Predicted 3D model of a 105-nucleotide RNA (SAM riboswitch aptamer (S box leader)) from a soil metagenome.
[in-house]
């Protein structure tokens, strides 16, 4: 750094730790000593392997649903909300952008 997917669902009233957290920079607006951050156990999903079942194809293997063992990830608020651009007009829709995360190069 590139491609390409997915981002309004979902996940502990447990330990341990102690002041901080919501990527990051600025503002909003929130969490929080009835205890943040880390860390451990837990658990959620179902990107990828690997397994199962059904189908297709001569085959390589496609396509569909399953579990959830293994690799990530993820467990307040839409990705908390804010940017640009269109369209509608009580605030919504729809594309870019910019984060994340996955697979891949």
């Nucleotide at each position: 750094u590139c491609u390409c997917a997915u981002c309004c669902a979902g996940a502990g009233a447990g330990g341990u730790g102690g002041a901080g957290g919501g990527a990051a920079u600025c503002g909003g607006c929130c969490c929080g000593a009835u205890g943040a951050a880390g860390c451990c156990c837990g658990g959620c999903a179902a990107c990828c392997c690997g397994c199962c079942u059904g189908u297709g194809u001569a085959u390589u293997u496609g396509c569909a649903g399953g579990a959830a063992g293994g690799g990530u990830g993820c467990c307040a608020a839409u990705u908390c909300c804010g940017g640009c651009g269109g369209a509608a007009c009580u605030g919504u829709c729809c594309g870019c952008a910019a984060g994340a995360u996955g697979a891949g190069g």
Model confidence (mean pLDDT): 82 of 100.